[in-house]
RNA sequence: CGGGGCAUAGUAUAAUGGUAGUACACGCGCUUUGGGAGCGCGCAGCCUGGGUUCGACUCCCAGUGCCCCGA
Numbered sequence: 001c002g003g004g005g006c007a008u009a010g011u012a013u014a015a016u017g018g019u020a021g022u023a024c025a026c027g028c029g030c031u032u033u034g035g036g037a038g039c040g041c042g043c044a045g046c047c048u049g050g051g052u053u054c055g056a057c058u059c060c061c062a063g064u065g066c067c068c069c070g071a
Stems, first nucleotide, its partner, number of pairs: 001070007010024004018054001026042005047063005
């Protein structure tokens, strides 16, 4: 320098145009002499900017970061 992939909650990971889920963690409650485990409830997220669309995590463009391949 060229090509490709990835970016979603504290962590990991789904959602291929129509209400952003799940697990762990965290908080509260039940249970226990206490802790752990278990059960119930709750908190918390789409990398940034623009475009297309009635509607965008999703499609398009640019940027940022990380990874891979080639030179």